Background:
Transfer RNA from Omnitrophica WOR_2 bacterium RIFCSPHIGHO2_02_FULL_50_17, 74 nucleotides, folded computationally. The same sequence occurs in records of 2 taxa. The RNAcentral record of the sequence draws on ENA. The source organism's lineage runs through Bacteria, Pseudomonadati and Candidatus Omnitrophota. Rfam family: tRNA. From the family's description: Transfer RNA (tRNA) molecules are approximately 80 nucleotides in length. It is annotated as a transfer RNA.
[in-house]
RNA sequence: GGACCCAUAGCUCAGCUGGUUAGAGUGCUUCCUUGACAUGGAAGAGGUCAGAGGUUCGAUCCCUCUUGGGUCCA
Numbered sequence: 001g002g003a004c005c006c007a008u009a010g011c012u013c014a015g016c017u018g019g020u021u022a023g024a025g026u027g028c029u030u031c032c033u034u035g036a037c038a039u040g041g042a043a044g045a046g047g048u049c050a051g052a053g054g055u056u057c058g059a060u061c062c063c064u065c066u067u068g069g070g071u072c073c074a
Stems, first nucleotide, its partner, number of pairs: 001073007010026004019057001028044005050066005
């Protein structure tokens, strides 16, 4: 220098052929349960979906560029 893949909650990840409220597990907070803890149960908070632009009535999803990480080739 070239090709490909990845980026979604603190962490690990889903999200179908674009469709109107973005989710799970775990962690965190509060409450119930206990003499206390652990386990278990209930409720809740937490997201500019890496950034910018474009297409579209509508984008986490499609296109382009940029940034970061990884693999391969030279």